This is a predicted structure of a 350-nucleotide part of an RNA (small-subunit ribosomal RNA, central domain) from an uncultured bacterium. Its Rfam family is "Bacterial small subunit ribosomal RNA". The full RNA is in RNAcentral, with records from ENA. The prediction has a mean pLDDT of 86.

Context: one part of a larger RNA
């Protein structure tokens, strides 16, 4: 390579748009590139096969055949892929008519609770732990009242519950704005799927600038504990967490399961829609589409589990894997302020 593969043994890009590329729905004409046959030319000499001969054999030589993927050319099929034309509507897409939803961005407001500040009452301790101290506090703390600052995150509702491509997303209100879902079958007429390179999004930490700074809290003092304690407990604390602007692109970005599609027992739940039957009218039930969940049939699977949300049976494409260790590193390149990212080895070694 070929093959086999990828949830857990190596393997699904962290997620999307999307150019080339690959791949493509139903009928109907047409051509004849690709496909199949016909029959012809060609395939040089050697060489190969093979059947005979000649050198005692063979090897070698000589002759006779035959093959020789291919190619060039006539002619003859049209099924099935390409072209072309035409025509459907079930795939896709609009339209109209409804629904839901922490979906995103911007504004403004609100209650709780911590903190600190001022002031009243007070009066000898708080705080903290296994236990203790370090620490706070007669300059009046703590506890308790009224009032005032300020950041930060939104209890209950709350759910196996929504929504988002993923990252993620929650007080309430406006506003601007993005995608599902139903129903209707009203247009459009294949407009589709998936995508190397490419562009965008991408927790938290982390870097740049300027703000902000209640709480927590890497680092860092100290107090403990312990042989020792650079930890685990306590007291305390600055970066940070927050905000606007940008930069970094990484995570167990996991459902450790790539997107799309068609098929193939069910049972019980939830959220969001039509319908229907029942009713005064709901609710209940009953069908059906969208989602999310649990159990399970066949089936698959090394087992373990999975099972219409496949990991079951196919089809398209695209990314990855090829023993461990060196090593996701060196090195060369790109990107980046920097950290460090992505690409990506080899010697040697079991």
């Nucleotide at each position: 390579u070929u093959g086999g593969g990828c949830g857990u043994a190596a393997a699904g890009g962290g997620c999307a748009c999307g150019c080339a590329g690959g791949c493509g729905g139903u009928c109907c004409u047409g051509c004849a590139c690709g496909u199949g046959g016909u029959g012809g030319g060609u395939g040089a000499c050697a060489g190969c096969u093979u059947c005979u001969a000649g050198c005692u054999u063979a090897a070698c030589u000589a002759g006779g055949a035959g093959a020789g993927u291919g190619c060039c050319u006539u002619c003859c099929a049209a099924a099935c892929g390409a072209c072309a034309g035409g025509a459907c509507u079930u795939g896709a897409g609009a339209g109209c008519g409804a629904g839901a939803g922490a979906g995103g961005g911007a504004u403004a407001c609100g209650g709780a609770a911590c903190u600190c500040c001022a002031g009243g009452u007070g009066a000898a301790g708080c705080a903290g732990u296994g236990a203790a101290a370090u620490g706070c506090g007669u300059a009046g703390a703590u506890a308790u009242c009224u009032g005032g600052a300020a950041g930060a995150a939104c209890a209950c509702c709350a759910a196996a519950g929504g929504c988002g491509a993923a990252g993620g997303c929650a007080g309430u209100a406006u506003u601007c704005u993005g995608g599902c879902u139903c129903g209707u079958c009203u247009c459009u007429g294949a407009c589709g799927c998936u995508c190397a390179g490419g562009u965008g999004c991408g927790a938290a930490a982390g870097c740049u600038a300027g703000g902000g700074g209640a709480g927590c809290a890497a680092a860092c003092a100290g107090g403990a504990u312990u042989a020792g304690a650079u930890a685990c407990c306590c007291u305390g604390g600055u970066a940070g967490u927050c905000c606007u602007a940008g930069c970094u692109g990484u995570a167990a970005a996991c459902c450790a399961u790539g997107a799309c599609c068609a098929c193939u027992a069910g049972g019980c739940g939830u959220g969001g829609g039509a319908g229907g039957u029942a009713u005064c009218g709901a609710c209940c039930c009953c069908u059906u589409c969208c989602g999310u969940g649990u159990c399970g049939u066949a089936g698959g699977u090394a087992a373990c589990c999975u099972g219409u949300u496949a990991a079951g049976u196919g089809g398209u494409c695209c990314g990855c894997c090829u023993g461990g260790g060196g090593a996701g590193u060196a090195c060369g390149g790109u990107c980046g302020c920097a950290a460090g990212a992505c690409u990506a080895a080899a010697a040697c070694u079991c």